This is a predicted structure of a 92-nucleotide RNA (Glycine riboswitch aptamer) from Acidocella sp. The prediction has a mean pLDDT of 77. The sequence was found by an Rfam model in a public genome assembly. The model forms 89% of the base pairs in the Rfam consensus. Lineage of the source: Bacteria > Pseudomonadota > Alphaproteobacteria > Acidocellaceae > Acidocella.

Order: sequence, then structure tokens, then C1' cells
RNA sequence: CGCAGGAGAGAGCGGAAGAGCAUGCCAAACCAUGCGGCGCCGCCGCCGAAGGCGCAACCGGCCCCCGGAAUCGCUCAGGCAAAAGGGCUGCG
Repeated sequence: CGCAGGAGAGAGCGGAAGAGCAUGCCAAACCAUGCGGCGCCGCCGCCGAAGGCGCAACCGGCCCCCGGAAUCGCUCAGGCAAAAGGGCUGCG
């Protein structure tokens, strides 16, 4: 580097907008009511296994100094249906 596997946490609440759909009127337009995907904004709750930061277990050295540093902690980033990502494990 490639392939395979790979956890956790709301498909949360509200708002604006609006492709489109249904109903009402004889038909159309207008109007009214209801529904309304993707995307946007705001709010609260939560996760921890990209990255980052912190303590420092632990490891190393020229050893009372210096270096590396976690699955621990924090959650800035990221994530909380699927997809993507993914510490780590196996094979090449």
C1' cells in the first nucleotide's frame, strides 16, 4: 500500500422556504385547507475507534535529564438510519 472484518451514540425538536400532491367551487383561473422529498437555519441531548489536545500508565536513552507515548481523560474537529469514515485484527 491492497483485500477482508470492524464498535458506540436522537432516522431528536422547532423554524423559514418550497418542487409537487389531494380536497373544496359546473370547468379553468384565483383563493382556502391539509400533506410535503432533497437542501438551509436554530436548539437540546448523546458517542468516541480518523485527526487534535491533556494527564501520564508504560517504553527507550548518552539516565535525577531528555525523547516516544495509550484502548485513560477532554470533545475542538468528526460522528449519532443507510452510505462514507473507522482504533484494532487477519492475509498478501
It matches the Rfam family "Glycine riboswitch aptamer". Gene Ontology term of the family: glycine biosynthetic process.